[in-house]
Context: one part of a larger RNA
Molecule: large-subunit ribosomal RNA, half B
Organism: marine eukaryotic metagenome
RNA sequence: CUAACUUAGGGAAAUCGACCAAUUAGCUCCGUAUCUUCGGUAGAAGGAGUCCCUGCGCUCGUAUACUUUUGUGUGCGAGUACAGGGUGCAAUAACUAGGGGGGUCCGACUGUUUAACAAAAACUUAACAUCUCGCGAGCCUGCAAAGGUGUGUAUGGGAUGUGAUAUCUGCCCAAUGCCAGUAUCUAAAACCUCUUUUCAAGGAGGCUAAGGACUGGUGAAUGGCGGGAAUAACUAUAAUUCUCUUAAGGUAGCGAAAUACCUUGUCGUUUGAUUGACGACGUGCAUGAAUGGUGUAACGAGACCUCUAUUGUCCCAAGUUAGAAUCCUCCGAAUAUACUAUUCUGGUGCGAAGGCCAGAGAUGUCCAGUGGGAAGCGAAGACCCCGUAGAACUUUACUGUAGCUUGUUGUUGUGAUGUAGAAAUGAGUGUAUAGCGUAGGUGGGAGUCGUUUGAUGGCAGUUUCGCCAGGGACUGUCUAGACAAAAGUGUAACACCACUCAUUUGUUUUUGCACCACUGACUUAUCUUUUAUGGUGAGGACAGCAGCUGGCGGACAGUUUGGCUGGGGCGGCACCCUGCUGAAAAGGUAUCAGCAGGGCCCUAAGGUAAGCUCAUCUGAUUUAGAAAUUCAGAGUAGAGUGCAAGAGCAAAAGCUUGCCUGACUGUAUUCCCAACACCACGGAAUGCAGAGACGAAAGUCGGGUCUAGCGAACCCCUGUGUCCUUAUUGAUGAGGGCCAGGGAUGACAGAAAAGCUAUCUCGGGGAUAAUUGAGUGGUAGCGCCUAAGAGCUCAAAUCGACGGCGCUGCUUGCUACUUCGAUGUCGGCUCAUCGCAUCCUGGGCGCGCAGCGACGCCCAAGGGUACGGGUGUUCACCGGUUAAAGCGGUUCGUGAGCUGGGUUAAGAACGUCGUGAGACAGUUUGUAUGAUAUCUACUGGAUAUGCUUUGAUGAUCUGAGAGGAAGGAUCUUUUAGUACGAGAGGAACAAAGGUUCGGCGCCACUAGUCGAUCGGUUGUCUGACAAGGCAGGCCGAGCAGCCACGCGCCAAGGGAUAAGUCCUGAAAGCAUCUAAGGACGAAACCUGCCUCAAAAAGAGAUCGAGAACGCUCGUAAAACACGAGGUUGAUAGGGUCGGGAUGUACGUGCCGAGGCAACGAGGCAUGAGUCUGCGACUACUAAUAGU
Repeated sequence: CUAACUUAGGGAAAUCGACCAAUUAGCUCCGUAUCUUCGGUAGAAGGAGUCCCUGCGCUCGUAUACUUUUGUGUGCGAGUACAGGGUGCAAUAACUAGGGGGGUCCGACUGUUUAACAAAAACUUAACAUCUCGCGAGCCUGCAAAGGUGUGUAUGGGAUGUGAUAUCUGCCCAAUGCCAGUAUCUAAAACCUCUUUUCAAGGAGGCUAAGGACUGGUGAAUGGCGGGAAUAACUAUAAUUCUCUUAAGGUAGCGAAAUACCUUGUCGUUUGAUUGACGACGUGCAUGAAUGGUGUAACGAGACCUCUAUUGUCCCAAGUUAGAAUCCUCCGAAUAUACUAUUCUGGUGCGAAGGCCAGAGAUGUCCAGUGGGAAGCGAAGACCCCGUAGAACUUUACUGUAGCUUGUUGUUGUGAUGUAGAAAUGAGUGUAUAGCGUAGGUGGGAGUCGUUUGAUGGCAGUUUCGCCAGGGACUGUCUAGACAAAAGUGUAACACCACUCAUUUGUUUUUGCACCACUGACUUAUCUUUUAUGGUGAGGACAGCAGCUGGCGGACAGUUUGGCUGGGGCGGCACCCUGCUGAAAAGGUAUCAGCAGGGCCCUAAGGUAAGCUCAUCUGAUUUAGAAAUUCAGAGUAGAGUGCAAGAGCAAAAGCUUGCCUGACUGUAUUCCCAACACCACGGAAUGCAGAGACGAAAGUCGGGUCUAGCGAACCCCUGUGUCCUUAUUGAUGAGGGCCAGGGAUGACAGAAAAGCUAUCUCGGGGAUAAUUGAGUGGUAGCGCCUAAGAGCUCAAAUCGACGGCGCUGCUUGCUACUUCGAUGUCGGCUCAUCGCAUCCUGGGCGCGCAGCGACGCCCAAGGGUACGGGUGUUCACCGGUUAAAGCGGUUCGUGAGCUGGGUUAAGAACGUCGUGAGACAGUUUGUAUGAUAUCUACUGGAUAUGCUUUGAUGAUCUGAGAGGAAGGAUCUUUUAGUACGAGAGGAACAAAGGUUCGGCGCCACUAGUCGAUCGGUUGUCUGACAAGGCAGGCCGAGCAGCCACGCGCCAAGGGAUAAGUCCUGAAAGCAUCUAAGGACGAAACCUGCCUCAAAAAGAGAUCGAGAACGCUCGUAAAACACGAGGUUGAUAGGGUCGGGAUGUACGUGCCGAGGCAACGAGGCAUGAGUCUGCGACUACUAAUAGU
C1' cells in the first nucleotide's frame, strides 16, 4: 500500500456534500399519523416474542386393526397452539437480512438511453388536441416491376404538438406559413398573326395553364403580446384623466424561481452563528397559459434542506490480521534513453541554468524509503490565432438536382350538341343636303324588260328589313305597257351587265374550345375439369408512359462566406487631394498618431476682345434711420476668385459687356503618380500638321488660376468608314475584326457568393491570446517633505487639506520577450520555508501619560498567531473564545502528494438572443485526475579507501563545525485592595502554584488493542459420548508487547549589543550621552543545555593487542549493522517452582419440570482443568569441529 477487524470520552465538530463506515434487518403478534385520485401512503412510525427440555391439545397426509361407517383406536410423517421447567452477556445466537421521519424542486407512474467517463429533470407513455386520407386511398421503400401499412377500411391508417388525473387554456391574422377564392393584371412552351421580297434562322405581337399579384379565412399554425405625463384633505400610492403608438399591447395563475443581473433583495421560521433551506412580499434585468399555466396522492440508484438513530468522517490517533513490500533462491519484461553529470547560492543569458561567471560545499560505492527539482515521462496543445485546409449541420447565401405540380405534343379513335373563327357559295340590305326619290363604289353602256313564261299599277292578305319616308319577298285577283336616256338636282345619275366594298343571313367544307355519349387502343377486376387470338364486368381516349415547358423545391448536392488589426471578435479603415506637427536642420520616411476635405458643379462659372476696380472708412445728399440708392475722397487687397486647405492673382487670374464653342481632330515628346529602379490606369505640360473662334494686329484658345472630383480584361450597346467569314449563280441577309465613345467593379491594379460547430478533424504558430515568469510601474500599497486647518488656547499628543518627492513589486493594467512536437488551471487538505512594512509576547520614547486602559513612534522575526455557521470559494460577513487570532513572498509554494466543490468538453433544462443551425464572464443538473523513480535532492541504514605513520589492528576520547525553540505563552495567589486617585476604580518589582501549546522519553496506574490464551454458543461434519475440523463463525474476558485518552522531564546564568538611559568631557571658556574615555540596556546575537561530528586534506589525541566468518541468541534489527553468550557456560530449548490469564474440565454420585415407564434440559457435590512470548532455579539438550 491492498483487503479486513476492534477502539475509551465526545458524536458530523470532518467534508462541496454523512462520501465512507456504522446502525437497522428474517418470521409471528400488537399498533400505525398526515395527505389522498379512497386504491394507497404502510413494512409508516413505535412495541413484544423467537433457544433447550418435558407434557398435552388441534389440523392434515399415509398405513393398519376393529367393525358399522355421519367412525374409533394405533403406527409413521408434515404443521401448529398452549402450559410447566431450564441456561447464557446474548436464542432470526453463525450465515442470511430495510436505518427511519419531515420540507422543497423536477418528472405523473412501470419502462428506455449515450456497448467503453453523463441513467437524468432527457426519450417513451396512457390521455388531450390539430391536420390529412373514401381504398387501385393516404403515407413509406424502390429506377421500375413490386412491396409495407394491410387477414386493415374513418371506433381505421398516417403526420404533428402537448404529456396521467384535477382546474384552466386569455388577446393578436400586420409578418411568415397553410387553406379557399380570383372579374382584372403578370406570365412559358406549343399554336396563331405580322415582319425581314422567298427558304432557313431571327424579331415583334396575340392567346393562355399552374404559380404570383389581388380578396378572404386560419393561433392546441410558425410566432407576438408598449411608452410618457398629471391626479385623492400629512406623506406615499394612483381607482381616475390626458397623450404618443401597435396586428395586439401579457388575461387567469405563479413569481429573487432549474427563469432575478443588481443580489448574500426585504421580512419571518430554522441555527449560538446560515451567500443554504422553507414561508411570504413583488420593484418579473429577461414568468405566463398544449413552444402549455397552476396544483397534485403515488412513484424516483433524480437535485436540495433538515431532524432522529448510528458511528474512527473528525477531535487524534492506536492496536491487530491476511497478502503485498523488505530479505534469500530460481526466472525475467515493457516504457524510456542526444552528450556529460558531485551539488548549492547569487549573477548572466531567448527575460525561470546540474553544465556559463563568482563564491561556497563536495572521498568512492551500495541498500531501504520520500517524491522538492530534472520548467521529469507519456500525446507534432483539444483552448487561442493562422491556412484563399477539411468535414457535420442550418437558412429568406450562390448555383443546381430529385420529387411534386402546370400546360402542350405523341401513344389517340368514333358520333352528337353548343360556341368561336376561316374559306367557298347563294341571297338580302346600303336614306347627309339638293333631287320625283332610301344614289354603296368602279367600269362598260343606248337600250332593257313585259303582253298568259303576266310588265307596271291597284285591291286583299302573310312575312322581313327599316333612318318610320318607305324598301324586299311570297300568295290570290284585275291587266299592257314600264324603266332608262334627255332635262333638272347633285361631289357622284339612275335601265341593263360585270367586278367589288361594308353589313346581315342561309348552305357546304374545315379548325379551336366546352360538354355529352360510344368502344376499339390503353388500364384493371374476376370466371373456367376447355387456359384460350376465351367468357363476364369496371373504367376509357382519361389515366399511365415518353418528349418539351412554367412554378414550387436545404428533401439532396457542389461551393462561397475577404483583408488590415498592439491576439482574435465587435467597432473603425482602405482610392484620391491640401496644409501643419510627428520627421531626428537636404530629399524621403511608418503607426487603428493629432487637426481639416473629395466621389461634384458649370453652355457658362468655358474661349477671345474691350472696358472697369474690390473690402472698408470719411464727407455730402428728398423721404432715408447705424445700415437701401447717388456724388466726392481715401483705399496693396484688409475683397473676390463655385466647393477643403495651401500657393497665386489689381489697366487681373477679380467685375461687366460684345462675338463665339479650342469643353477641337491627328501625331510626337516630357513630367507627376513612384527620392533611386518600376508595368497599367489616371493627371499635367510642350511641339508640329489640319480645320476653326475672337482680335485692327501682335497674338490667345486642346475647358474652369493650380493641386482632389476616379476605374482593367471578358461581355453588351452606339457611331463612322473599311476589311474578313459563311449561305447563295448573284443580289441580299447573318456573324466577326480595326478605330472612337458609353455601361462598373468604393475590398477603388477590379472573383459572381450567407451562417454555425461545445459533434468536430488536419496542418502550423510562442510570427499571436488565456496561466506562471520577465520588463514597466499608469493603477495599487507604503513612506517622506511643506504645513492651511482641526485639536477650548496651541500646526506637529493625535489628525492633517491643496501641492511636491520617493520606495515596493501584493492589486489591476500595458508590452508580447520565454513556452502552443503541452511548464496540468481556482479553492481546500497536508507539509512547510523566508521577508518585516510587528497581530501577541520582550525592551524603550512621547502623550491632550494620576492609576487602570488607550493613542502615536523607535528597536526587535526567538516563539506563537485558534475553533465554528452559511458559501466551491480566495475574500468578505456572522458566533462564542483568545495574549494574539499579523501582512506578504515562495511558478498567485505545494495535483509524478491528496481532493475535484468551482471554472472549462460530449447528455439535458430555464431565461434571453437568433428565421435557423446554434449562442450567452447568465443560471441549473450530470460528467475518466495515468505511471514499476533513471539522475539529483532529502530522510535513514551500511561499506571501502584516504590521512608521513611506519608491523597489521582495535578501544577510549577531544571538538573545528552542524542541527535544535527546547522551550513559548498565560492564569491564579501573595505583594495588595497597597502605590496612585476626590471617588469610582486600581498597578508594579519580586515570589509561589497551576493551565495550555510544543519537544523528548516511558508503560507501575487508567484506557485501547491483543489469531499467545481461556470460556460460552449457532450451523454443519467426524455413528453416539468425550474430543475435534470448517465458516480466520459470532460473543465474553484477556497477560506480555505496542500504545494515548495515561505518566515523567524540559532552569538560571555569562558575554557583546539594538532602540533607549547615563557619567565625565571638549571641539564651541557655556551647554552637550561622544569627538578621546567610561557604565547600563531586549524573547533578537554568541554561549550555557541536548544530539551528530577526525573525510576537520590543517585528515587530531590517549591507551596498548586482537578481529572476522561460522554456532546459541536478543536490550538490536528491512538487508547489513549493533549487542549478549560460547562448557572456566544460564545464550536458547526442556524441566521444577513462582507469578499471570480464564473461570470450576472429563468422570462419578445425588437432585430435577414431568412421564406408566424408558427417558429427561439442567442444577449441586467431589475435585478444577487448560494455557503461559514473564521471573527464579536447574547443564537434561544445543552453543561442536574449525577457517